[in-house]
RNA sequence: AUUUUUUUUCUGAGAGUUUGAUUCUGGCUCAGAACGAACGCUGGCAGCGUGGAUUAGGCAUGCAAGUCGAACGGGAUCCGGGAGGUAGCAAUACCGGCCGGUGAGAGUGGCGGAAGGGCGAGGAGCACGUGGACAACCUGUCCCGUGGGUGGGGAUACCGUCCCGAAAGGGGCGUUAAUACCGAAUGGGGCCCCGGACCGCAUGGUCCGGCGGCCAAAGGCGGGGACCGCAAGGCCCGCCCCCCCGGGAGGGGUCCGCGCACCAUCAGCUAGACGGCGGGGUAACGGCCCACCGUGGCUUACGGUUAGCUGGUCUGAGAGGACGACCAGCCGCACUGGGACUGAGACACUGCCCAGACUCCUACGGGAGGCUGCAGUCGAGGAUCAUUCGCAAUGGGCGAAAGCCUGACGAUGCGACGCUGCGUGGAGGAUGAAGGCCUUCGGGUCGUAAACUCCUGUCAUGGGGGGCGAGGCGGAGGCGGUUAACGGCCGCCCGAGUUGACGGUACCCCAAGAGGAAGCCACGGCUAACUCUGUGCCAGCAGCCGCGGUAAUACAGAGGUGGCGAGCGUUGUUCGGAUUUACUGGGCGUAAAGGGCGCGUAGGCGGCCGCGUGUGUGGGGUGUGAAAUCUCCGGGCUCAACCCGGAAAGUGCGCUCCAAACUGCGCGGCUCGAGUGCGGGAGGGGAGAUCGGAAUGCAGGGUGUAGCGGUGAAAUGCGUUGAUAUCCUGCAGAACACCGGUGGCGAAGGCGGAUCUCUGGAACGCAACUGACGCUGAGGCGCGAAAGCAGGGGGAGCAAACAGGAUUAGAUACCCUGGUAGUCCCUGCCCUAAACGGUGCACGCUUGGGGUGGGGGGAUUUCACCCCCCCCGUCCCGGAGCUAACGCGUUAAGCGUGCCGCCUGGGGAGUACGGCCGCAAGGUUAAAACUCAAAGAAAUUGACGGGGGCCCGCACAAGCAGAGGAGCAUGUGGCUUAAUUCGAUGCAACGCGAAGAACCUUACCCGGGUUUGACAUGCAGCUGCACGGCCUAUGAAAGUAGGCCUCCUUCGAGGGUGCUGCACAGGUGCUGCAUGGCUGUCGUCAGUUCGUGCCGUGAGGUGUUUGGUUAAGUCCAGCAACGAACGCAACCCCUGUGUCCAGUUGCCAGCGCGUAACGGCGGGAACUCUGGACAGACUGCCCGUUCACACGGGAGGAAGGUGGGGACGACGUCAAGUCAGUAUGGCCCUUACAUCCGGGGCUGCACACGUGCUACAAUGGCCGGCACAAAGGGAAGCGAGGCCGCGAGGCGGAGCCAACCCCCAAAACCGGCCCCAGUUCAGAUCGGGGUCUGCAACCCGACCCCGUGAAGUCGGAUUUGCUAGUAACGGCGCAUCAGCUACGGCGCCGUGAAUACGUUCCCGGGCCUUGUACACACCGCCCGUCACAUCAUGAAAGCCGUCUGCACCCGAAGCCGGCGCACCAACCCGCAAGGGGGGGAGCCGCCUAAGGUGUGGGUGGUGAUUGGGAUGAAGUCGUAACAAGGUAACCGUUGGGGAACCAGCGGUUGGAUCACCUCCUUU
Repeated sequence: AUUUUUUUUCUGAGAGUUUGAUUCUGGCUCAGAACGAACGCUGGCAGCGUGGAUUAGGCAUGCAAGUCGAACGGGAUCCGGGAGGUAGCAAUACCGGCCGGUGAGAGUGGCGGAAGGGCGAGGAGCACGUGGACAACCUGUCCCGUGGGUGGGGAUACCGUCCCGAAAGGGGCGUUAAUACCGAAUGGGGCCCCGGACCGCAUGGUCCGGCGGCCAAAGGCGGGGACCGCAAGGCCCGCCCCCCCGGGAGGGGUCCGCGCACCAUCAGCUAGACGGCGGGGUAACGGCCCACCGUGGCUUACGGUUAGCUGGUCUGAGAGGACGACCAGCCGCACUGGGACUGAGACACUGCCCAGACUCCUACGGGAGGCUGCAGUCGAGGAUCAUUCGCAAUGGGCGAAAGCCUGACGAUGCGACGCUGCGUGGAGGAUGAAGGCCUUCGGGUCGUAAACUCCUGUCAUGGGGGGCGAGGCGGAGGCGGUUAACGGCCGCCCGAGUUGACGGUACCCCAAGAGGAAGCCACGGCUAACUCUGUGCCAGCAGCCGCGGUAAUACAGAGGUGGCGAGCGUUGUUCGGAUUUACUGGGCGUAAAGGGCGCGUAGGCGGCCGCGUGUGUGGGGUGUGAAAUCUCCGGGCUCAACCCGGAAAGUGCGCUCCAAACUGCGCGGCUCGAGUGCGGGAGGGGAGAUCGGAAUGCAGGGUGUAGCGGUGAAAUGCGUUGAUAUCCUGCAGAACACCGGUGGCGAAGGCGGAUCUCUGGAACGCAACUGACGCUGAGGCGCGAAAGCAGGGGGAGCAAACAGGAUUAGAUACCCUGGUAGUCCCUGCCCUAAACGGUGCACGCUUGGGGUGGGGGGAUUUCACCCCCCCCGUCCCGGAGCUAACGCGUUAAGCGUGCCGCCUGGGGAGUACGGCCGCAAGGUUAAAACUCAAAGAAAUUGACGGGGGCCCGCACAAGCAGAGGAGCAUGUGGCUUAAUUCGAUGCAACGCGAAGAACCUUACCCGGGUUUGACAUGCAGCUGCACGGCCUAUGAAAGUAGGCCUCCUUCGAGGGUGCUGCACAGGUGCUGCAUGGCUGUCGUCAGUUCGUGCCGUGAGGUGUUUGGUUAAGUCCAGCAACGAACGCAACCCCUGUGUCCAGUUGCCAGCGCGUAACGGCGGGAACUCUGGACAGACUGCCCGUUCACACGGGAGGAAGGUGGGGACGACGUCAAGUCAGUAUGGCCCUUACAUCCGGGGCUGCACACGUGCUACAAUGGCCGGCACAAAGGGAAGCGAGGCCGCGAGGCGGAGCCAACCCCCAAAACCGGCCCCAGUUCAGAUCGGGGUCUGCAACCCGACCCCGUGAAGUCGGAUUUGCUAGUAACGGCGCAUCAGCUACGGCGCCGUGAAUACGUUCCCGGGCCUUGUACACACCGCCCGUCACAUCAUGAAAGCCGUCUGCACCCGAAGCCGGCGCACCAACCCGCAAGGGGGGGAGCCGCCUAAGGUGUGGGUGGUGAUUGGGAUGAAGUCGUAACAAGGUAACCGUUGGGGAACCAGCGGUUGGAUCACCUCCUUU
């Protein structure tokens, strides 16, 4: 929703994509259904449907409309009879007048060719649909009813003959028939005329009567007893047919209401146009047509575009949207255009005439044709079938009928085009076969799938049987009716016989055998389904989001899986989803959207009471709403699709009855809406006039002198011709300080000195008046800041443009000095804005608090104020509610009503074209192509800011010592090279990996070798050979070739080894952007989170913010939070004091012994020390401050507020570093990218940088003397004393496996010399000679000695470290290591400072806050010109096409009209000739198709050139915007400029920041 109820039935799904995330807005996209489809792959059967959507393009061929002999003349042919004839002996054959039958072709005539069938061009229309009307109409055949069919006439086709023509065809003469044609008769009746009655919604209708007038017809067939007739026939009967009239059915014509497309960038259209009168015409009304008269008529008209309409079909929950194939109704069309004829009906698909285009024939004179009928063909197209069978059925035409005709129709064929049904087998079957694929190598999966066993028999195949669809037609016969009667005819019954295209098909039966029958798409998300391989931003995919740059579930292939299945996908289209045009069912403060503001027209909407009416509205009845379709019920094909019967439905329209609440209308009343009046007040409301002072500039005069002015700093400029400054006077123009206030007024724009005049509005108070007079408002009219325009004035200051000076890379700017329009006034234009509260107007309703302006009241007062209340305005906060949020919140963005305006993704674009307006600038109205997957709003978390606040850090500052300059060392870049192996690259690479490159290392280069390998494991075969050692040859070595010696044994062989072969080894080859692990860095910074709760739609917030405090998210207080975790701190180690324990190798106070001396010895355990345990420090105590925490100071103490140092590094960031330390996925190499060896290189050097060392000297150098360490190392080691050497070192070897032995200081201190010099500084470089290590110091070691003695005299810009046992200075040790390029690194001790006012600034960081267009996060984002490429588009001299208006010319056919002297059978007159009536070719006229000429309009295409627009990984110039974007931005306007833009004027906040003021909230 349906139903009275019960019952029953129907009934709406979302997802992806804007963000770091979120909510919202909003577009795009997908999942569904459908199709007359097409395309790709595939394809077994059957039934039912369906199939030229494009070129209404052209068509060969065949067929698609004929029929009637019972309307008529005539009669080919054939058959029968047959007089007769010919031939023949005959049988017989042939011919055949005549008779009978048959009846072709053609013709006259009738009916039908107006139906059926096709198509959708045209048409926006009474075309269609629906409902009405015709008193304004027609109707062949059919049905019913009444009546009638009498009597004549003249022609003509066919035919014959002649003629013309190629043909098509035509003409003359002659004969003839009719249901053909023509008079006449009759009139029941019809029509005209006249009168009357009744009736109706107007015109009018019906009926009755009447003197009159007009009007019909045709025959055919069959049968027949009497009667007539020579016959035909008359006559009678039956059937058919014909005529007049009335009625019906069905069909048609006409008129009207309503409904049915788009564009307003089509707004005005119209001359038969609108009406009247008269006429013509038609079946009929009518301006349909014509003459005359009037001047009206229409308005979504007129114009343009598109389209057959409907029942219905598809979709949808519905409302709706889209469509109109098949079937059915209507319309229109028939090659294109025009026209009429005939007819009941046509302006006629397969009729006629004309014109045109096209095709064909031709003898060139002329003719013929019209598939949008069925098939078929060509063309065009992505695309749509057989030149089939049959009239058996249904239906149609003709006929009396038999029957004929029928591409209507019935059938079959072709196409998976659609819908439906069926099959391709069923059951069992695990060694889970083979094989494929994957694999972590164990296995997993395809998979009961197969094989195999048992079974079934649909379909297909073969064979047999075999339909329904058939009812009719029809001889003989029976009954009844008609008739006077037989017969005939009609009806009923029986009925031999006869009729099927499909078709031997459906269906049934039999047979055989699993035998013949599966594909397509997808598998990243949406969306169901995952792995491998290949590829490497390539090739490709893609519906949207998006995949692909070496591990791709997204490309391609494969396996597997999912989905559907004789189909599956793709494309196209429609509806849906889309509440995304919102009637159902949307919005407009900031997302798209309120008109700049008012007045007001049409329109829409409208207070209270009563009466009437019955427009809307509600209900009942009734007619209609075709059938089919849809739904329900029932039935038929085996089911279904399909079909049949019935019901319901068809939400609509008409008629009618009832109701009267609401609405409308009419009438009457009311006062609360609205308005009027009266009263006293407020106000920068508007207009005009007049007046005033301050300031500024200029002018004159006085004083006065060297500058003024200006800026970040300057300069241009002004000034000794006297400026600035200052005083006096004058002139000019513009604007009105203070008051002044989120105060006032106005509709908005807007309005500010004072006074006067004129004038608009509002509020308050009173309650006298009007009586709904109201609200809104499309068009319209008026007003409308600034800029700008025209004319005229004015011009002090300011100031676009312009000029100059600065700034700058540039500076067409910002700053400065000048300066013109303009700013001001009058008049007239312009009409825009961030014209904003981004909030249309009006009314009603809905908790509150506070401030302020105006008016009134209460209480009180002497009067007031304060206080309380009411109304109006205005501002702030806030409740409910609303909102996506922000926010709004009685001044609504709440709850409602009315009306207007506006929106529908971003860009293109408020642009183009067109129209309107404007002097111009321009305004207004306002698209499309194309393009994008977004564009957006609010809020969140971060990050960032040339934003703010607070706070840290050797961050700055204050200091000390350095670096940057020199020489050398070392690392790096670069260069070079056969190679200079590789990596590290801002901080956080560069004395880094490297805590040791001459060979080795070594990864690089050259050369020489090896190939199961230098190294590991396993297997097989071979070898009784080991392994190993030695030797020879060759070689640079590695290696290659060869020889010798040598094992155990249980003898089977095993272990081991070698060789051969197979698996495999090996790789410092690639990928640190596939990884593990480790490390660096922010950063020892104080942060990062979680659980629960609470807040928010949500992201998220709260906690962690706030106030104090701290080194610290350290602690305290407070708090919708309460707790907790990782970090901080502490726990650990070293060090500083003490105690205890222990006492050698260390120690030695006291005692003893001893020495030249020495803890050397006995001994001691006190001290130092060693190394273990413990103590100690906790803001514990005092004072101050304090809520607390804590801070400042003090005492004690070895140490004091973390005592000093170390280890320790939160969540995370940098795809940070490392595949070359190791590990490791993937990829790559395999006689080589593996491996061995010799040599070389990593050390190369014109340069550049980093890190260091040594210096430049006197706080020093040199010489001499003389003290005091700690921490370490030592066996292939440390190595004493002693001897040698100037020395490095050598010889030598005591001692020491180490508190035992060895290595053990330097600066300092004392003394001396040097005397400021490139030196007694400095030591580079070079020469020579040595030592040591090592297989080997050439490339390429260190050290020693002698000689040589370079640069360098304290270092530019800039820059590093350090806040105390620190810096600085001094030495000592160790690791690596044969040695050493160590001046490096890691440690140790010695000597031992200076400075910190402070946090403005630089750098880094933490917390809070603010802005944001950033989120790979400011190294961000992003704008415009220019250049290139592509695309679409505007303008454009023109050019081409198409549609169309107007004017004129010409004018076919034809209708109508006129004339009509040629010509003419019917009727009339006439004997006739002839005449009349009538007809009539032809001619003339009106109209008119096509055509022509001219001139307009619309529209499309094209167009040199030109304008902008869009798009396009890495082009150019700048930096406009986003953070105060570095000059806040933006809007309008004007000017200027390569460009973004800049400047002027006015406006906006959708500007940050700071200060002040006001207000509010809480206490």